Model confidence (mean pLDDT): 88 of 100. Large-subunit ribosomal RNA, domain IV from an Actinomycetota bacterium, 355 nucleotides, folded computationally. It matches the Rfam family "Bacterial large subunit ribosomal RNA".
Context: one part of a larger RNA
RNA sequence: CUAUGGUUAAGGAACUCGGCAAAAUACAUCCGUAACUUCGGGAGAAGGAUGGCCUUAUUAGCGUGUAGGACUUCGCGUCCGAAGCGUGAGAAGGUCGCAGAGAAUUGUGGGGAGCGACUGUUUACCAAAAACACAGGAGCGUGCUAAGUCGUAAGACGCUGUAUACGCUCUGACGCCUGCCCGGUGCUGGAAGGUUACGGGGACGGGUUAGCCGCAAGGCGAAGCUCAGAACCUAAGCCCCAGUAAACGGCGGCCGUAACUAUAACGGUCCUAAGGUAGCGAAAUUCCUUGUCGGGUAAGUUCCGACCUGCACGAAUGGCGUAACGACUUCCCAACUGUCUCAACCAUAGACUCG
Numbered sequence: 001c002u003a004u005g006g007u008u009a010a011g012g013a014a015c016u017c018g019g020c021a022a023a024a025u026a027c028a029u030c031c032g033u034a035a036c037u038u039c040g041g042g043a044g045a046a047g048g049a050u051g052g053c054c055u056u057a058u059u060a061g062c063g064u065g066u067a068g069g070a071c072u073u074c075g076c077g078u079c080c081g082a083a084g085c086g087u088g089a090g091a092a093g094g095u096c097g098c099a100g101a102g103a104a105u106u107g108u109g110g111g112g113a114g115c116g117a118c119u120g121u122u123u124a125c126c127a128a129a130a131a132c133a134c135a136g137g138a139g140c141g142u143g144c145u146a147a148g149u150c151g152u153a154a155g156a157c158g159c160u161g162u163a164u165a166c167g168c169u170c171u172g173a174c175g176c177c178u179g180c181c182c183g184g185u186g187c188u189g190g191a192a193g194g195u196u197a198c199g200g201g202g203a204c205g206g207g208u209u210a211g212c213c214g215c216a217a218g219g220c221g222a223a224g225c226u227c228a229g230a231a232c233c234u235a236a237g238c239c240c241c242a243g244u245a246a247a248c249g250g251c252g253g254c255c256g257u258a259a260c261u262a263u264a265a266c267g268g269u270c271c272u273a274a275g276g277u278a279g280c281g282a283a284a285u286u287c288c289u290u291g292u293c294g295g296g297u298a299a300g301u302u303c304c305g306a307c308c309u310g311c312a313c314g315a316a317u318g319g320c321g322u323a324a325c326g327a328c329u330u331c332c333c334a335a336c337u338g339u340c341u342c343a344a345c346c347a348u349a350g351a352c353u354c355g
Base pairs, nucleotide, nucleotide: 001350002349003348004347005346006345007344008343010341011340014339019336027051028050029049030048031047036041038173052095053094054093055092056091061087062086063085064084068080069079070078071077096100108334109333110332111331112330113329114328115326116325120132121131136171137170138169139168140167141166142165148157149156150155174321175320176319177318179251180250181249184248185247186244187243188242189241190240193239194238195237199233200232205227206226207225208224211220212219213218252270253269254268255267256266279313280310291307292306293305294304295303
């Protein structure tokens, strides 16, 4: 010097990103116990007091229960109960130590806020959480050979279930609620019209050549075979018409105006499918920003309460509250301490020296 333990004057978080680590608390009995609350909780809230041993003392009481007694339906019955055995709170007096839950095991507590209701689950080996799940809520599908899933199929699960069921998706206890927009995208329904594949159809045209014409070159050319193929008929889909937002999603701008000023209940205008309602708001969301005011501190970029100018909250991608709960995040306080001022010493094991 390193590691693991131990002690420490005075101070007591001044340490530090942060009380990390350590210290403190801890048991039993008695007393006492707030806000809030879903009346269950909160609660071991908080905060106090007491605790050894001896004597009275074979304590009171209780359990068992012999002898005995009472009753009796005469039973191996019921009740009382000296003795014996077991158990035994509390009280009074005394006594020892620095210390009596004498060691060990063995809650720190309180207040404010955020998030998630809760118990639970998770990144085996850097993340345990505010993430996942959850009961509850809602939507959509499914009438049974169900929908859905696995499989080429047979078949199986769903289910030996039957809409109070099953599948999928979103939300996430509870309380109060959940506004407007169907123009776009999606889904559902509709069928008049437009468009549209295969297929049907076979107009027109081409190739070939028996034959015919021609002196020849060549020309015309039926049937058959063959190539190509117009009109017309023809489904879903798309276009189209409606519905639907707890479907995906979206939820404005400019100008003016009140008898101080300021502001604008009010008016005008442009655009839109509709222009953000309730509630909340510098927020796990606020850039400017350490916004401004208030509280807490001697001093506070954090924290709490307000304000609203919301760069860029907002209603089941849920909004706002909420008792209880949390190895969650954040702020404050008490207690406590070598975290620190500021370091010292002790023990053990290393390191180091010698061998």
The full RNA is in RNAcentral, with records from ENA.